[in-house]
A computed fold for a 304-nucleotide RNA from a Paludibacteraceae bacterium, annotated as Bacterial RNase P class A. Its mean pLDDT, the model's own confidence on a scale to 100, is 76. The model forms 97% of the base pairs in the Rfam consensus. RNAcentral holds the sequence, with entries from ENA. Its Rfam family is "Bacterial RNase P class A". By type it is a ribozyme. Rfam links the family to the GO terms tRNA processing, dimeric ribonuclease P complex and ribonuclease P activity. Lineage of the source: Bacteria > Pseudomonadati > Bacteroidota > Bacteroidia > Paludibacteraceae.
């Protein structure tokens, strides 16, 4: 230098005018993302006996670690596959019980000239629907709590009132709680607001120290907390800069020159500038993404 491989960072900036949500008496302040997405895992939080028992069910699977937790992440072992390599990818508890599969329509039985029919193991092997370890109680912010407003506490029928109906609670059985209503019919009323909801398992590829190969943990210091809608705001227009692409011009280098070629210079022009849009919050995973930048490693070639 070329090709490859693994990973990381960013994902426009500024100005003017107009417009929108929230806060504020006003002046003014503040207002999307790396994925806000898919809702696939895990947790916080809330309600149900502070969260109970059994059965059923679901998830997971080499080994070790990490974490609030995980199916995530880190390290590591063995086998297969791709690659010269870096590396990528895939598989990984057990077979004692139960069941299934192949071995296998064998042997045997009955009928028959025959085709064929009935019918079933063992050792060893593989597998899950079996077993083992670990994890999971259920429902999700439309959870949940409070306020306001309003009606028909009437009518008809069934069941029930301590011999306990019905309701709540996890799929079932219990258990627990509640305890005079409840179900159906035909009708009537209401359909608004607030809290939950933004400062905590806080965040930082910030610094230092300690432990660890690492993920990560502990201590100390520093910096920062930046939306809160509910017909649901976070935008539009114009200009400048930056970036990318295209062809052109200028200068540069190479050859003696015309001219041609080259590149990591420069000028103006034209075009382009992605994926996408919070709704209780957080940690992950997966998927989408124009373009720019950085780092480790491998192979090949050249130079010293």
């Nucleotide at each position: 230098a070329a090709a490859g491989u693994a990973g990381g960072u960013c994902g426009g900036u500024c100005u003017a005018u107009c417009g929108c949500g929230c806060c504020g008496c006003a002046a003014g302040g503040u207002g999307a993302g790396g994925a806000a997405a898919g809702u696939c895992c895990g947790g916080g939080c809330a309600g149900c006996a502070a969260a109970g028992a059994g059965c059923a069910c679901c998830g997971u699977a080499g080994c070790g670690g990490u974490u609030a937790a995980c199916g995530g992440c880190c390290g590591u072992c063995a086998g297969g596959c791709a690659g010269c390599a870096a590396u990528g990818u895939u598989u990984g508890g057990u077979c004692a019980c139960u069941g299934c599969u192949a071995c296998a329509g064998a042997g045997a039985c009955g009928a028959g000239u025959a085709a064929u029919g009935u019918g079933a193991a063992a050792c060893g092997a593989g597998c899950a629907c079996a077993c083992u370890g670990c994890g999971g109680g259920c429902u999700g912010c439309a959870a949940u709590u409070c306020c306001a407003a309003g009606u028909a506490a009437a009518c008809c029928g069934g069941c029930g009132u301590u011999u306990g109906a019905g309701c709540g609670u996890u799929g079932c059985u219990c258990g627990c709680g509640u305890g005079a209503g409840u179900c159906g019919g035909a009708g009537g009323g209401u359909a608004g607001g607030a809290a939950g909801c933004g400062a905590g398992a806080g965040a930082g590829a910030c610094a230092c120290a300690u432990g660890g190969c690492a993920a990560c943990a502990u201590g100390c210091g520093c910096u920062c907390c930046g939306a809160g809608a509910u017909u649901a705001a976070u935008g539009a227009u114009a200009g400048a800069c930056a970036c990318c692409a295209u062809a052109c011009g200028a200068g540069g280098u190479a050859c003696a020159a015309c001219g041609u070629a080259c590149a990591a210079u420069u000028g103006a022009a034209u075009g382009g500038c992605a994926c996408a849009g919070a709704a209780c919050c957080c940690g992950g995973c997966u998927u989408a993404u124009a373009g720019a930048c950085c780092u480790g490693c491998u192979u090949u070639u050249u130079u010293u």